Notes: A computed fold for a 383-nucleotide RNA from Candidatus Bilophila faecipullorum, annotated as Bacterial RNase P class A. Rfam family: Bacterial RNase P class A. From the family's description: Ribonuclease P (RNase P) is a ubiquitous endoribonuclease, found in archaea, bacteria and eukarya as well as chloroplasts and mitochondria. It is annotated as a ribozyme. The sequence is in RNAcentral, with records from ENA. Lineage of the source: Bacteria > Pseudomonadati > Thermodesulfobacteriota > Desulfovibrionaceae > Bilophila. It is recorded under the gene name rnpB.
[in-house]
């Protein structure tokens, strides 16, 4: 000087025109109420000033939690979800730190119970895809010499996969069929380690595919629906319910009794619109200090930032920064004199992302022009 690996901050800045907007404040206009005012109220219009206005992921709505309602308790099935040990944390499927397999020369990255409980599945090719299997090959017997029967998994071929591996014995030719040494399973023991695991001996010929993200087994763990949870006030119209009246029937009439179909007046509660209210100060940022490898935790000091249910936070224009591409100049350097390669100065032209709070919060996963930095690995060159 070259590739590269894992993090981590930030993602536009000024000025000027024109907007949008919950709220406060005052001004008007318009309804409603009375005790009629210099009055109260209104979920109606408007102008005016003031004054707050997204994110790093708001998103995808996939995980966990927090409030909330509902069973006032407990338990079981069904169904979900999760899987190597240890720890963090409200919790998690997230985070750290190890463990064991597998890619990378390496920094680093990926993956996780059980396939020796039992069911399936394993294209194409191949004979044959899971208590194997005989197409070629080899071996033995037959034989009309075509070719049949058996035995055989060590050679060819096929396959992502063919039922350990190498050598020796052995046979008619072969096989763990029988030895040795390697590999790996199983079972024991002894060291280390909280554990996953590891490291050593002994024993047993046990050689047993792969797919659990197909069904399954095991273990753990989840009620259930969600702020359109939920609590409060409540209006017209309609209807419910008591009271009084008036009414209907019995009666010539009047009380009295009975009946509530019907008007009417009062007064009660439910629920609908619509209002409040839940609502943003929270497991919260920063910053110092202590523990701990780390995650995270515990003290101190500090900061405070939308709260609107269809949804404001914006457009345009000038300068600036960033960055691309062309052109020009100036300078080093290489040259086969055609040019190249690098620094810098200037002009012009394009780009400046992805994206939009909706109860809050911790996570993940996906988007994203570009800019800033830390720690590492390898590889070339000089000293």
């Nucleotide at each position: 000087g070259g590739a590269g690996u894992c993090g981590g901050a930030c993602g536009g800045a000024c000025u000027g025109u024109c907007g949008c907007c919950g709220c406060g404040u005052u001004c008007u206009c318009c309804c409603c109420g009375c005790c009629c005012g210099u009055c109260g109220g209104g979920u109606g219009g408007g102008a005016a000033c003031g004054g707050a206005g997204a994110g790093g992921a708001a998103a995808g709505u996939c995980c966990g939690g927090g409030c909330u309602u509902c069973g006032c308790a407990g338990g079981g099935c069904a169904g979900g979800a999760c899987g190597c040990u240890g720890g963090g944390u409200a919790a998690c499927g997230c985070c750290c730190a190890g463990g064991a397999g597998g890619g990378g020369u390496g920094a680093u990255c990926c993956u996780c119970g059980g396939a020796a409980a039992g069911c399936g599945c394993c294209a194409c090719a191949g004979a044959a895809a899971a208590c194997a299997g005989a197409c070629c090959g080899c071996c033995g017997c037959c034989u009309u010499u075509g070719g049949g029967c058996g035995g055989u998994a060590a050679g060819g071929g096929u396959g992502a996969a063919a039922c350990g591996g190498u050598g020796g014995g052995g046979u008619a030719a072969g096989a763990g069929c029988c030895c040795a040494c390697c590999a790996g399973c199983c079972g024991g023991c002894a060291c280390g380690g909280u554990g996953a695991c590891g490291u050593g001996c002994c024993g047993g010929g046990c050689u047993u595919g792969g797919c659990a993200a197909g069904c399954c087994c095991c273990g753990u763990u989840c009620g259930a629906a969600g702020c359109a949870a939920g609590a409060c006030c409540a209006a017209a119209u309609a209807g419910g319910g008591a009271a009084g009246c008036g009414g209907a029937u019995u009666g010539g009439c009047c009380c009295g009794a009975u009946c509530a179909a019907c008007g009417c007046u009062u007064c009660c509660g439910g629920g609908u619109a619509g209002g409040u209210u839940g609502c943003u100060u929270g497991a919260g940022g920063g910053c110092g200090c202590a523990g701990g490898c780390a995650a995270c935790u515990g003290c101190g000091c500090u900061c405070c930032u939308a709260g609107a249910g269809g949804a404001a936070u914006g457009a345009c224009a000038g300068u600036c920064g960033c960055u691309u591409u062309u052109c020009c100049g100036u300078c080093u350097u290489c040259g086969u004199c055609a040019g190249g390669a690098g620094a810098u100065g200037g002009a012009a032209a394009g780009g400046u992302a992805c994206a939009g709070a909706a109860c809050c919060c911790g996570g993940c996963u996906u988007a994203u022009a570009g800019u800033c930095u830390g720690a590492c690995u390898c590889c070339c060159g000089a000293g």